[in-house]
Context: one part of a larger RNA
RNA sequence: GAUAAACGCUAGCGGGAGGCCUAACACAUGCAAGUCGAGGGGCAGCAUAAGGGUAGCAAUACUCUGGUGGCGACCGGCGCACGGGUGAGUAACGCGUAUGCAACCUACCUUUUACAGGGAGAUAGCCCGAAGAAAUUCGGAUUAAUAUUCCAUAUUUUAUAGGAGUCGCAUGAUUUCAAUAAAAAAGUUCCGGCGGUAAAAGAUGGGCAUGCGUAUCAUUAGCUAGUUGGUAAGGUAACGGCUUACCAAGGCGACGAUGAUUAUGGGGUCUAAAAGGAUGGUCCCACACACUGGCACUGAGAAACGGGUCAGACUCCUACGGGAGGCAGCAGUGAGGAAUAUUGGUCAAUGGGCGAAAGCCUGAACCAGCCAUCCCGCGUGCAGGAAGACGGUCCUAUGGAUUGUAAACUGCUUUUUCUAUAGAAUAAUAAGUUGUACGUGUACAAUGAUGCAAGUAUAUAGAGAAUAAGCAUCGGCUAACUCCGUGCCAGCAGCCGCGGUAAUACGGAGGAUGCAAGCGUUAUCC
Numbered sequence: 001g002a003u004a005a006a007c008g009c010u011a012g013c014g015g016g017a018g019g020c021c022u023a024a025c026a027c028a029u030g031c032a033a034g035u036c037g038a039g040g041g042g043c044a045g046c047a048u049a050a051g052g053g054u055a056g057c058a059a060u061a062c063u064c065u066g067g068u069g070g071c072g073a074c075c076g077g078c079g080c081a082c083g084g085g086u087g088a089g090u091a092a093c094g095c096g097u098a099u100g101c102a103a104c105c106u107a108c109c110u111u112u113u114a115c116a117g118g119g120a121g122a123u124a125g126c127c128c129g130a131a132g133a134a135a136u137u138c139g140g141a142u143u144a145a146u147a148u149u150c151c152a153u154a155u156u157u158u159a160u161a162g163g164a165g166u167c168g169c170a171u172g173a174u175u176u177c178a179a180u181a182a183a184a185a186a187g188u189u190c191c192g193g194c195g196g197u198a199a200a201a202g203a204u205g206g207g208c209a210u211g212c213g214u215a216u217c218a219u220u221a222g223c224u225a226g227u228u229g230g231u232a233a234g235g236u237a238a239c240g241g242c243u244u245a246c247c248a249a250g251g252c253g254a255c256g257a258u259g260a261u262u263a264u265g266g267g268g269u270c271u272a273a274a275a276g277g278a279u280g281g282u283c284c285c286a287c288a289c290a291c292u293g294g295c296a297c298u299g300a301g302a303a304a305c306g307g308g309u310c311a312g313a314c315u316c317c318u319a320c321g322g323g324a325g326g327c328a329g330c331a332g333u334g335a336g337g338a339a340u341a342u343u344g345g346u347c348a349a350u351g352g353g354c355g356a357a358a359g360c361c362u363g364a365a366c367c368a369g370c371c372a373u374c375c376c377g378c379g380u381g382c383a384g385g386a387a388g389a390c391g392g393u394c395c396u397a398u399g400g401a402u403u404g405u406a407a408a409c410u411g412c413u414u415u416u417u418c419u420a421u422a423g424a425a426u427a428a429u430a431a432g433u434u435g436u437a438c439g440u441g442u443a444c445a446a447u448g449a450u451g452c453a454a455g456u457a458u459a460u461a462g463a464g465a466a467u468a469a470g471c472a473u474c475g476g477c478u479a480a481c482u483c484c485g486u487g488c489c490a491g492c493a494g495c496c497g498c499g500g501u502a503a504u505a506c507g508g509a510g511g512a513u514g515c516a517a518g519c520g521u522u523a524u525c526c
Stems, first nucleotide, its partner, number of pairs: 001525003005522005012378006018371002020336001025334003029331003034078003039075002042071002046069003050065006085289003094214008104206002109202007117151004127140005156183005162177006187194002215261003222252003227249008264286004268279004291312005314325004342368001344367003350364001351362004381412004391403005417463006426453001432447007470515005475496003481510005491498002
């Protein structure tokens, strides 16, 4: 000098930041991922219109009909692989940096080209029934789709074996020609579109490989059998012992293999003149993980935090037959600890998902609350005022020194505080409507709803010095000295060292010094 700090004493305000470093310990409760009716069958609930039926003289009451707005549950699509958390594991192509892929994939988006013909059988829901304490499950009948599936077509793509040209460091790549075989589609509409299928290219995101760098211990010296290489096959989006069979006997190592310990890595941060040393909290990038350990399914993408399944530990429910759960999401609880916050508000902005849109969802985000935890700023008055007052302390003591212009007293100001009034920016290109231009959905212009924070910030007026100072130190290092008490006791102390009767070093007082809403101590780093 610094800190994600803690502890002691003290404490007026504002702005900006930060806030479980320990038990990747266990978790009550609520919320954190939905959305689309412009894909579908439908209609439980709500609203609405009309008609019918029953009762009644009528008013009216009950009831039926998805007709309409819309919509619980269901089928289907997209999303749930993002965003958010944590740092346990990992000494590794994990990360950083630089390359390569002639060995690869990429939903949504953009551009371009071509196409969309004809059928079929189911199933959820609804209805009926059954089992079970429940979770849930089963049987029957019936129905739809942008769900599933069959046939046709193929600009092209893929596969097979070829011909010709060009290129490359090699395996090879690329262009073109013809042959055989295989592979598509879905509707909806307000008729403008929105979607669908195939292919090529782009963009974005990933996968794989390689050079170099990346902690400590040799009181760890040998390690290795899919091990090292080859052939063939399988597998993968893709190369590869990735896997398998066979063949060979290799491969790594004092330039530190193997083993052990510790540890997410980087941008950065602290310190230092630099070199360097230490560190990796907040923010950003990458990685890994989601009660522990496996596994795959779905999907463009996961070996999937709030999906599935198996095993294990733990917790809960049970009618004992069987079931349910996973806060290292946001709050919050217990425990651990020197120690770390609210079971808050809003989707107004920014961003994300779905949707044609309106909109819905969003503990992402933006705000507010708590904490002097840190940084920055402001204030706690200003001017005059000597009888140098009273009181305190000290002394050479009728007196003097100091506290000290300090106080009283007089005048001034109102940052701050309180009261009252006014009151933001952050919000714009929304949808829709109108107009103009091109010419039929685009651009431009006008109009046009929406503010959580917040009646906050801020401004103006009024009142009144009013509401606001502590902490540590004073032997030397090191700025600041005297008295009293104590008597190697009580105690102090970072080092040297103080204390045994005149202690500037212990305790108190007066005074002084330093910093100041903080001050000191402890811990750690340079």

Predicted 3D model of a 526-nucleotide part of an RNA (small-subunit ribosomal RNA, 5' domain) from an uncultured bacterium. RNAcentral holds the full RNA, with entries from ENA. It matches the Rfam family "Bacterial small subunit ribosomal RNA". Model confidence (mean pLDDT): 84 of 100.